Model confidence (mean pLDDT): 81 of 100. Predicted 3D model of a 497-nucleotide part of an RNA (small-subunit ribosomal RNA, 5' domain) from an uncultured bacterium.

[in-house]
Context: one part of a larger RNA
RNA sequence: GAGCGAACGCUGGCGGCAGGCCUAACACAUGCAAGUCGAGCGGCCGUAGCAAUACGGCAGCGGCAGACGGGAGAGUAACACGUGGGAACGCGCCCUUCGGUUCGGGAUAACUCAGGGAAACUUGGGCUAAUACCGGAUACGCCCUUACGGGGAAAGAUUUAUUGCCGAAGGAACGGCCCGCGUCCGAUUAGCUAGUUGGCAGGGUAACGGCCUACCAAGGCGACGAUCCGUAGCCGGCCUGAGAGGGCGGUCGGCCACACUGACACUGACAUACGGGUCAGACUCCUACGGGAGGCAGCAGUCGGGAAUUUUGGGCAAUGGGCGAAAGCCUGACCCAGCAACGCCGCGUGAAGGAUGAAAUCCCUCGGGAUGUAAACUUCGCAAGAACGGGGAGAAUAAGCCGGUGUGAAUACCACCGGCGAUGACGGUACCGUUUGUAAGCUCCGGCUAACUCCGUGCCAGCAGCCGCGGUAAUACGGGGGGAGCAAGCGUUGUUC
Repeated sequence: GAGCGAACGCUGGCGGCAGGCCUAACACAUGCAAGUCGAGCGGCCGUAGCAAUACGGCAGCGGCAGACGGGAGAGUAACACGUGGGAACGCGCCCUUCGGUUCGGGAUAACUCAGGGAAACUUGGGCUAAUACCGGAUACGCCCUUACGGGGAAAGAUUUAUUGCCGAAGGAACGGCCCGCGUCCGAUUAGCUAGUUGGCAGGGUAACGGCCUACCAAGGCGACGAUCCGUAGCCGGCCUGAGAGGGCGGUCGGCCACACUGACACUGACAUACGGGUCAGACUCCUACGGGAGGCAGCAGUCGGGAAUUUUGGGCAAUGGGCGAAAGCCUGACCCAGCAACGCCGCGUGAAGGAUGAAAUCCCUCGGGAUGUAAACUUCGCAAGAACGGGGAGAAUAAGCCGGUGUGAAUACCACCGGCGAUGACGGUACCGUUUGUAAGCUCCGGCUAACUCCGUGCCAGCAGCCGCGGUAAUACGGGGGGAGCAAGCGUUGUUC
C1' cells in the first nucleotide's frame, strides 16, 4: 500500500447491488418447512332429490414422492478431493424398438362387536374391495444347462380413445467399484502389521476383491519417512504480488461427510435414510408410578457463549420441485419485503455574483495580520421526505372458445398450427407532473508524513507505530485559533500478502 463474513470509538442524508453466529456440531418454548392422487379400492358423513344418482368432505387400504430440495463442516491426511485412465456392475421416472396384457384363488384394513390402558396406544371375534397378495396358462426375446432339457410375467380404469401394466433390447442422464499422479506439520514418533500379504475352495454382493469363512504358504509396508502425534472437509476459486510465490477456501458452483451420541438393519430403482424404524446411552418433558414422548447442523425465534452477526414478516405472481389426465394442492426451495453504513458503487448537503474585506474570535513588533468571498445580500436551482394527481415491465400462457391441417365413416374424439382468452406477493412501489421541503463529520499537524501559532502544565498530568517528547517560553502533553487529509464516513484494533 492492498484486502476482510470483521469488531470497537466518534459521527451519520438518500438510493442501487451484494453479503450478515468466524464463538457452544451448546441446549431449545412456539409456529411453519412433504406431500399428493377419488381417472386404483371399499366404507362413513354431509348437501340436493321420492328414488336411481350427482356433488363435496373424512379416516383407511393402495400408488408415486418423502434418497430431491434446504442446513451445518463435527469427523476425515483418506482413492476424501482434483486430474487422467479402467472393467467385473446397477438404474424408478424419461425417449426409441419388438412382443404380450389370459384363467383363477385366498386374505386384510376400514367397518362392526367385545375387552385392556391415566395416556401413548393396543388385544380378540366377525364382514368386505382393489392397479394390495398368491397360484395356473402362455414366452418374441430373457435366465440356467451336462446343450437333452428346465425356469420365470402382467392390472386394470373410464364416456368410443387415451392412459396404465408385463417381458426384452437400446439410449440419455445418474450412481457403485478399481488404478496412475498430486494434496499440511513433527524423527524430541523408527520400526509397523495376524485377515496381516499371497494362493486354493466356497459364501456373499448389482459388481471385482480377505469383502467374509475354512485350509495352505510366510509374507506385506518402511529414511523416496512406514507407524504414531498434531492440525485440517477437498476443489473451481478468493486475496496479495511485476511475476515467481505466499496466504485463504466466507458468499456462489461441484464433490465428500454428518443429522442428540454410538450401533443396526428394514423398505426401496437408489438410504444403512435430517423433519422413517429398532436397540443402547446422556439430556429434557408427561404420568394415575404400571408406563410413555422428544431431537431446529430446515425458516423465523429463545437461553447461553462471545468483541460480534437480522424479522417468531408477505407470497406461491415468477423460476424450479413433488403428486395428479387435468383443474389444482403442497413447497420457510425460491421470489420479495424488514433490520444493521457490514461492504462496493452512485448521488446530495447548493451554484454564480458579492468588500483593500462587516460583526465576532485568534495572533500581533499595536502599525496590522488571519478565519475570508467565507457570511450577510442578489440572482438561479432543488437528493430525500410530505400532500395531491397519473403510473409500469416482470405474464410466458392454462382451462375454454373460434379458425385451419392431419387421422377418421364422422360436423365425436385426438394431435399440431394460428387467433382470442384468467392470474402480480413486491405495491399504488419504481417512474412522471404540481405544491412544499431537509442534511458534515472524523483523524491528524516534531521527523518518517501534507499541515503552526498562543495559552495552560512543569520528568507532573500525559503522548507514543518507530525514533522519541514532558524537569518554566513544549510546533510532540491539554485547550483555543489556524491548517492538512479523507468524507457519509473517519480513525483504532485484529489478521493476510
Rfam family: Bacterial small subunit ribosomal RNA.